[in-house]
Predicted 3D model of a 544-nucleotide part of an RNA (small-subunit ribosomal RNA, 5' domain) from an uncultured prokaryote.

Context: one part of a larger RNA
RNA sequence: GAACGAACGUUGGCGGCGUGGAUGAGGCAUGCAAGUCGAGCGAGAAAGCACUCUUCGGAGUGUGAGUAGAGCGGCGGACGGGUGAGUAACACGUAAUCGAGCUGCCCUCGAGACUGGGAUAACCGUGGGAAACUGCGGCUAAUACCGGAUGGUCUUCAGCUGUUUCAUGGCGGCUGAUGUAAAUGGAGGGGAUCCUUCGGGACCUUCUGCUCGGGGAGGCGAUUGCGGCCUAUCAGCUUGUUGGUGGGGUAACGGCCCACCAAGGCUACGACGGGUAGCAGGCCUGAGAGGGUGGUCUGUCACAUUGGGACUGAGACACUGCCCAGACUCCUACGGGAGGCUGCAGUCGAGAAUCUUCCGCAAUGGGCGCAAGCCUGACGGAGCGACGCCGCGUGGAGGACGAAGGCCCUUGGGUUGUAAACUCCUGUCACAGGUUAUGAAUGCGCGUACGUGAAUAGCGUGCGCGUUGACGUCAGCCUGAGAGGAAGCACCGGCUAACUCUGUGCCAGCAGCCGCGGUAAUACAGAGGGUGCAAACGUUGUUC
Repeated sequence: GAACGAACGUUGGCGGCGUGGAUGAGGCAUGCAAGUCGAGCGAGAAAGCACUCUUCGGAGUGUGAGUAGAGCGGCGGACGGGUGAGUAACACGUAAUCGAGCUGCCCUCGAGACUGGGAUAACCGUGGGAAACUGCGGCUAAUACCGGAUGGUCUUCAGCUGUUUCAUGGCGGCUGAUGUAAAUGGAGGGGAUCCUUCGGGACCUUCUGCUCGGGGAGGCGAUUGCGGCCUAUCAGCUUGUUGGUGGGGUAACGGCCCACCAAGGCUACGACGGGUAGCAGGCCUGAGAGGGUGGUCUGUCACAUUGGGACUGAGACACUGCCCAGACUCCUACGGGAGGCUGCAGUCGAGAAUCUUCCGCAAUGGGCGCAAGCCUGACGGAGCGACGCCGCGUGGAGGACGAAGGCCCUUGGGUUGUAAACUCCUGUCACAGGUUAUGAAUGCGCGUACGUGAAUAGCGUGCGCGUUGACGUCAGCCUGAGAGGAAGCACCGGCUAACUCUGUGCCAGCAGCCGCGGUAAUACAGAGGGUGCAAACGUUGUUC
């Protein structure tokens, strides 16, 4: 000199963009943060309102409504969001290989969906319990569940064969055997035929879904090389250890696990141990080499009260799922139960120190749904903090041989100082009033034309009309008023730009280094003046 997620002191006008729990991965009140689908399924209220009857208490019917709220089922809760505890290598970064593999949703291509069955929640009845919850009996449905059949360009095996390789083998074709499916369900529409309990169904068609398989995209998984902090006051380490054979397990390779066999494997190019730490793109500094760092943003890893475990699933050993154990907190009728903010806000604690228990799904993105839509503390915004960077303002011009006051003085004067007053202007920001855009469309609704179609359903494309904004009393623009509301901080002995007076008297004090102060201190304190920065200025800490 530069930098900072800074803190502290004094001071403080506005705006834009960023940024803000670095310490106790300490404990947490409260609210919200993951739901959705009635176009998978069976059931299904109440208040209110209307009408009728009425013994005036009420009862019934309709509507509310196939609505609300539950249940079965599907998809999603493995994403998104947080944190950095652990981890020194299986992480991470980079380069490469698929050689034994998996892949829901998405795109694309091919084929198929035949025939049966038994349950169970909801509900009803009845028990237990303070509660959490739970037992027994009875009824019922499905795109829930379970048989049988069929089944190839799929699986596995065998044979023959083509191609490639030195070879094992790889890739491909043919044949045979073997094993494995499904929901033709849901929605809208149609009318010739058939059936009909006259509601509709069969059938046809469009949309959407189901099963099997191939390919793609994206993801997961495996392998190899290189890079990758300090410590030798850590020198030897290792027995599933290193390799082999066989087996188990897995989607799959592998000591991943097991039995047997061999005795290997690593190490001064630092093994093993100890300490510290998430890693990288980056960021800071520097002419560079290098040094420091990993906050915000992006990629990735790990974790979710502590430890362990599996289940479900395409995917987890699963932050707001399950089970067990521990610590802690809460409820209890003492028998037993409930909980997990390292999500967004907020609170206590510890600390030098870090924000609102805000608004909205309008946009972008995500989940579910044919869709309308619902959900979304992701996100978009607003709020707080000079925490940082940047921009603007606090006025401009004129104005005296120079007011008053202050300070100094050799008493002549000098200085503050064109500074003020005063005159003439300007109108940024703030303030008040008015006006209006972008973020909104390829969204959504209605209508219409064309295509598909038997069709005026539905779907797709185009056009027209309408509609949707949290921010937002925004920004921008116009008008108004009026210099009005807006300057401080540090320093002035040398380094280092800036000097005098008074007080003090080795005292009180200053200080980054040298050093100042013991009676004329430019070094302490105050004042006047000056210098430097400026909505900041200094101090402290840390890095280069």
Model confidence (mean pLDDT): 84 of 100.